[in-house]
Context: one part of a larger RNA
RNA sequence: GGAUAAACACUGGCAGCAUGCUUAACACAUGCAAGUCAGAUGGAAAGUGGUGUUUUCAGUGGUGAAUGGGUGAGUAAACCAUAAGAACCUACCCUUGGGAAGGGAAUAAUAGCUGAAAACGGCUGCUAAUACCCCGUAAGUUGAAGAGCAAAAGGAGGAAUCUGCCAGAAGAGGGGCUCACGUCUGAUUAGCUAGUUGGUAAAGCAAUAUCUUACCAAGGCAAUAAUCAAUAGCUGAUCUGAGAGGAUGAUCAGCCACACUGGGACUAAGACACAACCGAGACUCUUAUAGGAGGCAAUAGUGGGGAAUUUUUCACAAUGGGCGAAAGCCUAACGGAGCAAUGUCGCGUGGAGGUAGAAGGCCCACGGGUCGUGAACUUUUUUUCCCGAAGAAGAAGCUAUGACGAUAUCUAGGGAAUAAACAUUGGCUAACUCUGUGCCAGUAGCUGCGAUAAUAAAGAGUAUGCAAGCGUUAUUU
Numbered sequence: 001g002g003a004u005a006a007a008c009a010c011u012g013g014c015a016g017c018a019u020g021c022u023u024a025a026c027a028c029a030u031g032c033a034a035g036u037c038a039g040a041u042g043g044a045a046a047g048u049g050g051u052g053u054u055u056u057c058a059g060u061g062g063u064g065a066a067u068g069g070g071u072g073a074g075u076a077a078a079c080c081a082u083a084a085g086a087a088c089c090u091a092c093c094c095u096u097g098g099g100a101a102g103g104g105a106a107u108a109a110u111a112g113c114u115g116a117a118a119a120c121g122g123c124u125g126c127u128a129a130u131a132c133c134c135c136g137u138a139a140g141u142u143g144a145a146g147a148g149c150a151a152a153a154g155g156a157g158g159a160a161u162c163u164g165c166c167a168g169a170a171g172a173g174g175g176g177c178u179c180a181c182g183u184c185u186g187a188u189u190a191g192c193u194a195g196u197u198g199g200u201a202a203a204g205c206a207a208u209a210u211c212u213u214a215c216c217a218a219g220g221c222a223a224u225a226a227u228c229a230a231u232a233g234c235u236g237a238u239c240u241g242a243g244a245g246g247a248u249g250a251u252c253a254g255c256c257a258c259a260c261u262g263g264g265a266c267u268a269a270g271a272c273a274c275a276a277c278c279g280a281g282a283c284u285c286u287u288a289u290a291g292g293a294g295g296c297a298a299u300a301g302u303g304g305g306g307a308a309u310u311u312u313u314c315a316c317a318a319u320g321g322g323c324g325a326a327a328g329c330c331u332a333a334c335g336g337a338g339c340a341a342u343g344u345c346g347c348g349u350g351g352a353g354g355u356a357g358a359a360g361g362c363c364c365a366c367g368g369g370u371c372g373u374g375a376a377c378u379u380u381u382u383u384u385c386c387c388g389a390a391g392a393a394g395a396a397g398c399u400a401u402g403a404c405g406a407u408a409u410c411u412a413g414g415g416a417a418u419a420a421a422c423a424u425u426g427g428c429u430a431a432c433u434c435u436g437u438g439c440c441a442g443u444a445g446c447u448g449c450g451a452u453a454a455u456a457a458a459g460a461g462u463a464u465g466c467a468a469g470c471g472u473u474a475u476u477u
Base pairs, nucleotide, nucleotide: 001477002476003475004474006473007472008471010469013347014346016344017343018342019340020339021305026303027302028301030300031299035063036062037061040060041059043057044056045055046054070258071257072256080182082180084178085177088175089174090173093171095169096168098166099165102134103133104132111124112123113122114121115120140149141148142147154163155162156161185229186228191221192220193219196218197217198216199215200214201213202212233255234254235253236252237248238247239246240245260281261280263278264277283294284293285292286291311337313336314335319333320331321330322329323328350380351379352378353377360371361370362369363368385414386413388411390409394404422465423464424463426447427446428445432461433460434459435458442449443448
């Protein structure tokens, strides 16, 4: 000199684009963040004089909730990065060739009775399905033969047809696994290991595998640093540097791990599951003391910690996601607005003329010099500002549909009007004099300065630098 997710002092006009708990993975009041489908299904309610149409809803059922969003505690290893591999799985999607025959038993809701303070239940009876079961068949599968095993569901429509269902093959995208090389510090950590290393046989898994079990062998790793300890999410990248390097890993993107702490499985194509379940623990709330409820490292917000980090905002209009035949519903993702000079970029605080070089300040050798064309004054403009008129693109998809937003933009009128600070001035380092002070008060990045003429402390007037900022502190190069 450059840089920062910065903070602090003083100051502060506007606009675009970004960024905004680096500390306590501390505790959380309140609202909201994952629903949807009545064209799977039996009902109930509303409505109507009645039927029909209609609307709404708890339940059964399907699908999604494993995505999106957050955080970085743990992790020094297959976690990540680069490059390969073989023994695997894959809902939705795409392509393709087939199939859907025949039967059955229940059950929730509703109804009745009933327990409990609550959370939540219990008993009896009824009923449906794309829920469940049996049987038949199947190109699949069990290495082959033989002999087995394994499937289905309807719905809408007047119909054409559309859509859903079952098993198979191929694909895409996704995921699991293995491996080569790379990945911080310490030897004041030198030995470590017993499912440990290998084999045989099995269990188990989607699959390989000591992943697990039994038996057999005694191996395996290590100064090319094992083991232990400390620290740490990794990367694309970011900052710096001519480069080699050094430092960092906020925002954005990829991967991983975690979801009060520690275990566990269930369901599912997929989880050992942030807003699911079951024990245990700590904490909070509640209770009729028997028992219950909870989990913001989602988004707003609160307390606390801290030098320090925002609104309990608008909308699904766009993009994307879930469900649905669709209309549509949901979406704190996302799109926007609000707050903060936190950063970066741009604009402005006027322009032109104007010497009696005015008054005033400061200096002076008392002649004058300087602030200084600076001001006043004359003239002119309106970026901004105030106040009116018009007014988008972003909308795809005929009409309709815009949160932002009566915004951007454009334009009439008004009037120089609303807008400059901060630091420095001995040298490094651009910029000097006076006054008072007198090793005092103070200053200070280094050198140092101050003890009666201080360009170094304090004040004043100039000057210099930078500018809506400036200086200091911290960190890094």

Annotation:
This is a predicted structure of a 477-nucleotide part of an RNA (small-subunit ribosomal RNA, 5' domain) from Cedrela odorata. It matches the Rfam family "Bacterial small subunit ribosomal RNA". Lineage of the source: Eukaryota > eudicotyledons > rosids > malvids > Cedrela. The coordinates come from a structure-prediction model, not an experiment, and the mean pLDDT is 83.